[in-house]
Predicted 3D model of RNase P RNA and transfer RNA as a complex of 456 nucleotides. The prediction has a mean pLDDT of 79.

RNA sequence: CCAGAGGGUUGGGCGAUCGCGGCUCCGCGCAAGCGGGGGCGAGGAAAGUCCGGGCUCCACGAAAGCAACGGUGCCGGUUAAUGGCCGGCGGGGGCGACCCCAGGGACAGUGCAACAGAAAGCAAACCGCCGGUCUUCGGGCCGGUAAGGUCGAAAGGGUGCGGUAAGAGCGCACCGCGUCUCCGGUAACGGCAGGCGGCACGGUAAACCCCACCGGGAGCAAAACCGAAUAGGGGCGGCAUAUGGGCGUGUUUCGGCUCGUCGCCCGGGUUGGUUGCUGGAGGGGCGGAGCAAUCCGUCCCCUAGAUGAAUGGUCGCACAUCCGCCGUCGCCUUUGGGCUAUGGCGGAGGACAGAACCCGGCUUACAGACCCUCUGGCAUU
RNA sequence: GGGCGCUUAGCUCAGCGGGAGAGCACUGCCUUCACACGGCAGGGGUCGCUGGUUCAAUCCCAGCAGCGCCCACCA
Numbered sequence: 001c002c003a004g005a006g007g008g009u010u011g012g013g014c015g016a017u018c019g020c021g022g023c024u025c026c027g028c029g030c031a032a033g034c035g036g037g038g039g040c041g042a043g044g045a046a047a048g049u050c051c052g053g054g055c056u057c058c059a060c061g062a063a064a065g066c067a068a069c070g071g072u073g074c075c076g077g078u079u080a081a082u083g084g085c086c087g088g089c090g091g092g093g094g095c096g097a098c099c100c101c102a103g104g105g106a107c108a109g110u111g112c113a114a115c116a117g118a119a120a121g122c123a124a125a126c127c128g129c130c131g132g133u134c135u136u137c138g139g140g141c142c143g144g145u146a147a148g149g150u151c152g153a154a155a156g157g158g159u160g161c162g163g164u165a166a167g168a169g170c171g172c173a174c175c176g177c178g179u180c181u182c183c184g185g186u187a188a189c190g191g192c193a194g195g196c197g198g199c200a201c202g203g204u205a206a207a208c209c210c211c212a213c214c215g216g217g218a219g220c221a222a223a224a225c226c227g228a229a230u231a232g233g234g235g236c237g238g239c240a241u242a243u244g245g246g247c248g249u250g251u252u253u254c255g256g257c258u259c260g261u262c263g264c265c266c267g268g269g270u271u272g273g274u275u276g277c278u279g280g281a282g283g284g285g286c287g288g289a290g291c292a293a294u295c296c297g298u299c300c301c302c303u304a305g306a307u308g309a310a311u312g313g314u315c316g317c318a319c320a321u322c323c324g325c326c327g328u329c330g331c332c333u334u335u336g337g338g339c340u341a342u343g344g345c346g347g348a349g350g351a352c353a354g355a356a357c358c359c360g361g362c363u364u365a366c367a368g369a370c371c372c373u374c375u376g377g378c379a380u381u
Numbered sequence: 382g383g384g385c386g387c388u389u390a391g392c393u394c395a396g397c398g399g400g401a402g403a404g405c406a407c408u409g410c411c412u413u414c415a416c417a418c419g420g421c422a423g424g425g426g427u428c429g430c431u432g433g434u435u436c437a438a439u440c441c442c443a444g445c446a447g448c449g450c451c452c453a454c455c456a
Stems, first nucleotide, its partner, number of pairs: 001377010013317006020041002023038006043352001047363002050361005055219004061254001063253004069215005074088005089103001090101004104210002109208002111204002126149002128145007157175006176199001177197005182191003223275004233266007244259004268455003282301008321348008330339003382452007391405004399436001407423005429445005
């Protein structure tokens, strides 16, 4: 210098002017309000609502068991919790830095595999090979054979030697596989360790299912209070009439509440205000523990809370970036030109996007700018 | 803001792991003097998009896009 890998920060600056939403102070006013000053006012994703929590209600402990439903799925750690994160193991890809994996179980059972092919889970003989037999010499029949061919996504270990009529783990050596012991590791797992087994145990669980673990439901339009208005209305159905019934999701039980209760439908009225409402599992620096995620201690910082919903518009300046024209150095060249760097002039000109109870993650969108670490190659010293 | 569902031919829908289909519409022919009805034949598809699982995806799983539905309070 070229090509690449991983991670982090930022995502617009300055000035003028006109506005918008809360808060606070001052002045005027009996009050409604009016005028002025000050300070604050979107994000890394505020998004999708995909996970996990806080919080609130379901009249109580949201209690215990079974079932159903949903989810997760190598091992260990971390966290309030998770399907997140960190470290490791195994498999796959890349020369490498590094990246990807829904990564439990297919000897509990059931199902599926179209077409092709002789044969698709049961082992199987179409061609070929070999033996026997018949023959009109083309071949036919019976049997053996999974080494070769054919079909397919997939055909029941691989290589070599022996063996055989031809073959075949049929026998042997090596590799692979399974299993037991030992060793290392908390474990997943690993071992050029030792023994045993000729070798079976194919795929699919993002098919049903089995195993282990987790999960009560609804959601700030939750919920509480004040005010206003109306008809405290009507219909249908279920279970019941107190040793009973109803109430959590189906059921059982302990305990609790209630005396009628539950579900569906048709109507009536309102579209106001307050609380919830923002400072919290918050962020940063330093020190310590740890490989890390993270945790502990200490110091400092913080200020949106709107409710048809504010956080914006215009102008000027400079800059990142892009485009066009002209010039210069270098390289390549098929002499048309192309590439890189740089100077001048002119023009364009800020990405994705917008809080709505709050946090921790994931995922998705995103013009660019800057920084750190690492890998491969080339050149020079 | 929160909760849920759908996307297959021009329209309305079925299909739910191995050939993409039905009705209406459209085109051509027959029938008729002509049209309608009727009969015969035919064309037309990114199964919303992207990726994954699988030998194989409209179907199973994930992400994205578009469209649609529901909800408040009082008595």

Annotation: It holds a member of the Rfam family "Bacterial RNase P class A".